[in-house]
RNA sequence: CACUUAUCCAGAAAGACCGAGGGACAGGGCCCAUUGACGUCUUAGCAACCUUGUGCUGAACCUGGUGCUAAUUCCCUUCUGUAUCCGUUGCAAACGGAUGCAGAGAAGAUAAGUA
Numbered sequence: 001c002a003c004u005u006a007u008c009c010a011g012a013a014a015g016a017c018c019g020a021g022g023g024a025c026a027g028g029g030c031c032c033a034u035u036g037a038c039g040u041c042u043u044a045g046c047a048a049c050c051u052u053g054u055g056c057u058g059a060a061c062c063u064g065g066u067g068c069u070a071a072u073u074c075c076c077u078u079c080u081g082u083a084u085c086c087g088u089u090g091c092a093a094a095c096g097g098a099u100g101c102a103g104a105g106a107a108g109a110u111a112a113g114u115a
Base pairs, nucleotide, nucleotide: 002114003113004112005111006110007109008108013043014042015041016040017039021032022031023030026077027076028075029074044069045068046067048066049065050064053061054060073107078104079103080102081101082100083099084098085097086096087095088094
């Protein structure tokens, strides 16, 4: 790097340094940011997976390894279904467009395992 499985609407700070952008990619929004964001270091915390030990071998607690500590993975852009409105039509059916809701997917993040 790749593949597999699981989870992603909860939770969690401060100090120092740096100095202009940042929120994964591309686009559209909307936010954060010189009242210093983002990033690095230190300490603290949270608790998803794995793990040590205890245990009624259950719950749970403890130990350690990663991880994480703005906003649902910040929201949407793909597909399916459904509702409302508009248009085509003599009417209906059907079709198309816009918006809302629900579900699935793609991509991403994290963990464990495999080669």